[in-house]
RNA sequence: GAUUUAUAAAGAAGGGUGGAGAGAUUAGGCUCUAUGAAGCCCUGGCAACCUUCCGGUAAUACGGAAAAGGUGCCAAUACCUAACCUUCUGCCAAAGGCAGUGGGAAAUGAUAAAUU
Numbered sequence: 001g002a003u004u005u006a007u008a009a010a011g012a013a014g015g016g017u018g019g020a021g022a023g024a025u026u027a028g029g030c031u032c033u034a035u036g037a038a039g040c041c042c043u044g045g046c047a048a049c050c051u052u053c054c055g056g057u058a059a060u061a062c063g064g065a066a067a068a069g070g071u072g073c074c075a076a077u078a079c080c081u082a083a084c085c086u087u088c089u090g091c092c093a094a095a096g097g098c099a100g101u102g103g104g105a106a107a108u109g110a111u112a113a114a115u116u
Base pairs, nucleotide, nucleotide: 001116002115003114004113005112006111007110013043014042015041016040017039021032022031023030026082027081028080029079044074045073046072049070050069051066052065053064054063055062078108084104085103086102088100089099090098091097092096
């Protein structure tokens, strides 16, 4: 890097360094940022994927507890929207279209675990 499966409205920040951007990508919006962005380092924390224990099962599934270790994470739903389906509202004479609004399911990206 690739494939598969799972997850995301919850949760968790201080210091040092650095010196202008950041929020994955494209576009639009919005937000954060010299009261100091990204990156890097230290400390602290959150969570419970891997892990351990208990219950449960024929075996899974599933429920509960723990947190030493391996990852991950610590502004805003994965910040919001976009192509598809659809509720409602408005506009256009209609088929249908356009605009706004909410929902669904994808795609894409992220993370974990397994395989390669």

This is a predicted structure of a 116-nucleotide RNA (SAM riboswitch aptamer (S box leader)) from an uncultured Bacteroidota bacterium. Its mean pLDDT, the model's own confidence on a scale to 100, is 81. It matches the Rfam family "SAM riboswitch aptamer (S box leader)". Rfam's curators write: The SAM riboswitch is found upstream of a number of genes which code for proteins involved in methionine or cysteine biosynthesis in Gram-positive bacteria.